[in-house]
RNA sequence: AGAGUUUGAUCAUGGCUCAGGACGAACGCUGGCGGCGUGCCUUAGACAUGCAAGUCGAGCGAGGGCUUCGGCCCUAGCGGCGAACGGCGGAGUAAGACAUAAGCAACGUGCCCCGAAGACUGGGAUAUACAGCCGAAAGGCUGGGUAAUACCGGAUGUGGCGCACCUAGGGCAUCUUAGGUUCGUUAAAGGGUUCGCUCACUUCGGCGAACGGCUUAUGACCUAUCAGCUUGUUGGUGGGGUAACGGCCUACCAAGGCUACGACGGGUAGGGGGUCUGAGAGGAUGAUCCCCCCGAGUGGGACUGAGACACGGCCCACACACCUACGGGUGGCAGCAGUUUGGAAUCUUGCCCAAUGGGGGAAACCCUGAGGCAGCGACGCCGCGUGGAGGAUGAAGGAUUUAGGUCUGUAAACUCCUUUUGCCAGGAAAGACUUAGGACGGUACCUGGCGAAUAAGCCCCGGCUAACUACGUGCCAGCAGCCGCGGUAAUACGUAGGGGGCGAGCGUUGUCCGGAUUUACUGGGCGUAAAGCGCGCGUAGGCGGCUUGUUAAGUGAGAAGUGAAAUCCCCAGGGCUCAACCCGGGAACUGCUUUUCAUACUGGCAAGCUAGAGGGAGGUAGAGGUGAAUGGAAUUCCCGGUGUAGCGGUGACAUGCAUAGAUAUCGGGAGGAACACCAGCAGCGAAGGCGGUUCACUGGACCUCUCCUGACGCUAAGGCGCGAAAGCGUGGGUAGCAAACAGGAUUAGAUACCCUGGUAGUCCACGCCCUAAACGAUGGAUACUAGACGUGAGAGGUAUCGACCCCUCUCGUGUCGCAGCUAACGCACUAAGUAUCCCGCCUGGGGAGUACGGCCGCAAGGUUGAAACUCAAAUGAAUUGACGGGUCCCCGCACAAGCGGUGGAGCAUGUGGAUUAAUUCGAUACUAACCGAAGAACCUUACCCAGGUUUGACAUCAAAGGAAAGCCCAUGAAAGUGGGCCCCCUAGCCACAAGCUAGUGCCUGAAGACACCUGUUGCAUGGCUGUCGUCAGCUCGUGCCGUGAGGUGUAUGGUUAAGUCCAUCAACGAGCGCAACCCUCGUCCAAUGUUACCAGCGAUUCAAGUCGGGGACUCAUUGGAGACCGCCGGUGUAAGCCGGAGGAAGGUGGGGAUGACGUCAAGUCAGCAUGGCGGUUACGCCUGGGGCUUCACACAUGCUACAAUGGGCGAAACAAAGGGCAGCAACAUCGCGAGAUAGAGCUAAUCCCAAAAAUACGCCCCCAGUUCAGAUAGCAGUCUGCAACUCGACUGCUUGAAGGCGGAAUCGCUAGUAAACGCAGGUCAGCUAUACUGCGUUGAAUACGUUCCCGGGGAUUGUACACACCGCCCGUCAAGUCACCCGAAUUGUCUGCACCCGAAGUCCGUGGCCCAACCGCAAGGAGGGAGCGGCCGAAGGUGCGGGGAGUAAGGGGGACUAAGUCGUAACAAGGUACCCGUACCGGAAGGUGUGGGUG
Repeated sequence: AGAGUUUGAUCAUGGCUCAGGACGAACGCUGGCGGCGUGCCUUAGACAUGCAAGUCGAGCGAGGGCUUCGGCCCUAGCGGCGAACGGCGGAGUAAGACAUAAGCAACGUGCCCCGAAGACUGGGAUAUACAGCCGAAAGGCUGGGUAAUACCGGAUGUGGCGCACCUAGGGCAUCUUAGGUUCGUUAAAGGGUUCGCUCACUUCGGCGAACGGCUUAUGACCUAUCAGCUUGUUGGUGGGGUAACGGCCUACCAAGGCUACGACGGGUAGGGGGUCUGAGAGGAUGAUCCCCCCGAGUGGGACUGAGACACGGCCCACACACCUACGGGUGGCAGCAGUUUGGAAUCUUGCCCAAUGGGGGAAACCCUGAGGCAGCGACGCCGCGUGGAGGAUGAAGGAUUUAGGUCUGUAAACUCCUUUUGCCAGGAAAGACUUAGGACGGUACCUGGCGAAUAAGCCCCGGCUAACUACGUGCCAGCAGCCGCGGUAAUACGUAGGGGGCGAGCGUUGUCCGGAUUUACUGGGCGUAAAGCGCGCGUAGGCGGCUUGUUAAGUGAGAAGUGAAAUCCCCAGGGCUCAACCCGGGAACUGCUUUUCAUACUGGCAAGCUAGAGGGAGGUAGAGGUGAAUGGAAUUCCCGGUGUAGCGGUGACAUGCAUAGAUAUCGGGAGGAACACCAGCAGCGAAGGCGGUUCACUGGACCUCUCCUGACGCUAAGGCGCGAAAGCGUGGGUAGCAAACAGGAUUAGAUACCCUGGUAGUCCACGCCCUAAACGAUGGAUACUAGACGUGAGAGGUAUCGACCCCUCUCGUGUCGCAGCUAACGCACUAAGUAUCCCGCCUGGGGAGUACGGCCGCAAGGUUGAAACUCAAAUGAAUUGACGGGUCCCCGCACAAGCGGUGGAGCAUGUGGAUUAAUUCGAUACUAACCGAAGAACCUUACCCAGGUUUGACAUCAAAGGAAAGCCCAUGAAAGUGGGCCCCCUAGCCACAAGCUAGUGCCUGAAGACACCUGUUGCAUGGCUGUCGUCAGCUCGUGCCGUGAGGUGUAUGGUUAAGUCCAUCAACGAGCGCAACCCUCGUCCAAUGUUACCAGCGAUUCAAGUCGGGGACUCAUUGGAGACCGCCGGUGUAAGCCGGAGGAAGGUGGGGAUGACGUCAAGUCAGCAUGGCGGUUACGCCUGGGGCUUCACACAUGCUACAAUGGGCGAAACAAAGGGCAGCAACAUCGCGAGAUAGAGCUAAUCCCAAAAAUACGCCCCCAGUUCAGAUAGCAGUCUGCAACUCGACUGCUUGAAGGCGGAAUCGCUAGUAAACGCAGGUCAGCUAUACUGCGUUGAAUACGUUCCCGGGGAUUGUACACACCGCCCGUCAAGUCACCCGAAUUGUCUGCACCCGAAGUCCGUGGCCCAACCGCAAGGAGGGAGCGGCCGAAGGUGCGGGGAGUAAGGGGGACUAAGUCGUAACAAGGUACCCGUACCGGAAGGUGUGGGUG
């Protein structure tokens, strides 16, 4: 510090996701040790049990125990101090809280410290105890009696307090300080003692200490779908109350107080130091530690006290729980442990007061779950270990493999060494002081011994992101943070091997910050991506020209105080072996307050100026606004004339109008609405908007003069006004047009587009509505920043006799364009540039401008405006393609013009389908279908049935053995099985034989490796092929342009068959294609001359190159020539084109071969090859038979025909190119014929196949199902072949079907072509060949032309397509799931108001009642108390509201969900351009009207 993800690719916008850090965590797997920390985040739910606050006998009496009689010990009670601290929790609280800074002249303080002065004299009670009684208990009642440091009276009064007065000072208003005078009032307690004293007591003072109370300012959460709140409310006076100020309380008076700088209401929440994160600014958070606040089952209340409205006190109410003898009582763990419940989840009912601290005490001491320690938990941080060195045969095993190897891997084994940890044993602290006492703890630590011994896992390995292979699985199982993996070769699932990361941990989940500049203060935007209010006026607010003076609020500098400690940071500071941790020091805490100084800038105040703004004077233009009047053209209607059969309308029709006289035409009249031409990127207005003419009233702008005022300005939240069209209300009006509606067409349908009609409406007046693509999709104001060319208004200058022209300035309105800006497109003095000020708005897409609530409206609706849920995108601009029922240019038998076919018939062949035991398989639009198959009777053959076989029909290795072959017999359908005969290969040694050795070929052959497979995958592949297409295209290097994809080159203008060539050009070159080079045909030349040829010479023959011979010709073979727009004319810059000459051939001379980059996951695993998978006594192999040849039907390709341009018969001509030895076969003979017999010749320019046929000639047929056509069928034969039954071809005789030129539709062909005619070949024993591949013979017609159909090339344009239009995509309906809204009703909860009831309790009042202290002889009094009454008052009750939550019949839309239904709305001119507002209508998308926008 970034990365992944939208696209075919790109840039941008924008969201989602990841890598980091952190945690009081939890879960999964795993787990050796130690140190330091830390541990109910949920139920402020409920709690058994124990402990957590007591102490003092030196305050007091009493009781008990012990005694050495000296005394000591214990403690129920009275009394004192403490229990208001410490400890726990965070419910409440948005301000009586907290933080920071101030203030109290408005306050208090027990214990402690300092100072001053005192403590004299009396009195009456009372608890415990005792006795009696009540009660289950808790507890209580009565009686007589008793003490005090308990209580009370009197005295004293340093002092304090109070009233009044005097003097002197002070301040900030009430006042206050110091001193003084008179009067009134007000204290006390003793205990111990070694008699020194000490501990207590009382009053007062303390700028002693420390703690508390109150006040003020500032700061710090969300919500405006909470906008108004408030009656003790705001203030005053009197009174009360408090330690103290105060509406704190009360009576009266006044009517205030708060609020857009957010009152009031709602939600949430303890606050801070800090913690986590971050570069910082910030954001999030408030565990442990520290400070403050609040709470103690819930609510209320006071008492005591220095202090409480009191966690382990009291009273009351309520809820809950417990005890009970049913009468009545008791309780409060949010103290420490612990239990239960809840929950994903959080510990021991431990030890000790040794230390630190607290309470009491004179002290010893007692108490202390504060605290110190230990225990449990990897919960966190830190440290240590699980060994170290050597060790290659690179062991074994495992994994993989191309079978060689590679990896695991120096890893192990093995050798040597060490002992942290562990175990055993011994020693042993500091912490403790002036001191005896140590829970921790026989612990840390030290020493010795033992022995590699006791100690490694978790996650990941497609990219992000470090790390790859095998097997299994087969869109299954599963994974997944995002993108996404998985449909038979998965580095993504599962397992294994290997690897990577971290390591006593590792992953996952959750949460926070970061990355995220994705709320932008630092640090973003708003023309088209989300985003400028429709426009103006203007309030608050914000901002504001030039000069001078003053002030010092902002601002800057210095100083002082404060900012607790801890934390963070720094230290070559220190202590635990290090670290974590702890201690010390420093800095810091960016803040607040006070004060001094400065005065540039901003602000305040004062004075001035004129450049902003406004006014004045003189002119100008204008569809600016409102009202009134008026004009002509046109449409329609009415009346009349002329006139006759149609008019109207459309793509074409029809509905409609018309013989009752339309349309057309002429004249007259009525009425409403709108104003042609002028008219213009012209004008005016803030916008909406404004258009005949005239008049009246009226707003604004511009120019000139520079006369006046003197900053009067800019913007503008709320507010107010204006605001197209549609729509609404009331009343008019209605010619035309025209939603709805009706009818006619179109259509599969047509609730549309088209047509005929037609009502609201459109018009007017008044009143509403308040929205538009209200757009420049661009808020307003000011200033600055190159130009060029138009145009509207005005002024000045020049010129002229004058006008125009020309130049300059100002204001408006346009086009182009530089710098600059922009993601690009583009903007560019009318900014989207450079700056300043103010306002509005945006923060992923959908849900949704929806729901709920508020406000407005008569309604329609408008405005404000969410969430749940869901997706990983949605979007902008530009690029390359593809596509368009877009445009332009060009080409092609593409159309047209022609000729002949197919589609109808019969047959052949192929395919589909059906059938079958099997009908083997593949090919399926063009680009499958006489295709693989250049030839299925067996074989082929892959299919079916049956019979066999298992190292195999074939190959390699191979123990052992043998000789092969060949012939015969039996059996069997054959394969095979069994038997017999024959018997022995080659080479070397060697004359031969015998023998030996070796070996290849051969046979048998156990057991294996392996063979084999037309089994599967053409979507794992190679190779080959089809197609676009023989179309003219496809690219590269360098340079240039662009942020980039990419463009340029390859464009533009010509030209061509051609990206062929030329010219120009930021391109210059090059490659693959085109063309040419190759083959063939066409002309000529040369050479050669047999088997070909035969002109001349000669010979033979019935005839004939038959022979001698020739080398002329044809022909053959080889090699050359020839054609290049070369020449001429025209045209053109050129390339080229047109015409002509010559020539066998003329503009590529004809034909062929040749197929660019690529497309179709096109075809082929069955031609071959080949990876993976599968079969292996079978999916292999052999054999016999059958099938591939079936047959209702459909399609494709052909053949033959339908006849006279013909058929039949007779006789006569003319080819080319091929083939031939398991062959072609002549002659001859036989047969009607197929053919048979026979075999000359030929390994072929020699011989044979071989007859060419159409054609021409002659004769017959005479338009008919025929002398056409030949299917079908019968009989008889021939040939091939082991074999023609299924299932061959051919021959002869007989039979003689359909068919009379073919519907919609469709195919081929542009010249030696089409058409017609035959010939040959391959395959092949034969042949179902009418197929295919070649060959020649005869030999046309037509092309005006490129509008249209199809295909292709180029340019351009639009695009929401990129699997690329066979694309994309919208809405209803149907199904499922989910969340939400409305909802009769219903259930909890919170809260407001009013009223009722009213506990405890303070306060107030009090007849009667009661009472020891004081007065009084007494009666009585002073004073007090209970009781009662009153105000207030918690809980409770009733009624009426409000908020939020749950449930819910039913209703509504929304989102999502591989293959449901209906249509086709949008994207191309999307087939009616689309969209916005509005209104009506329709199954649905939607349609139509009206106004607007161009996106």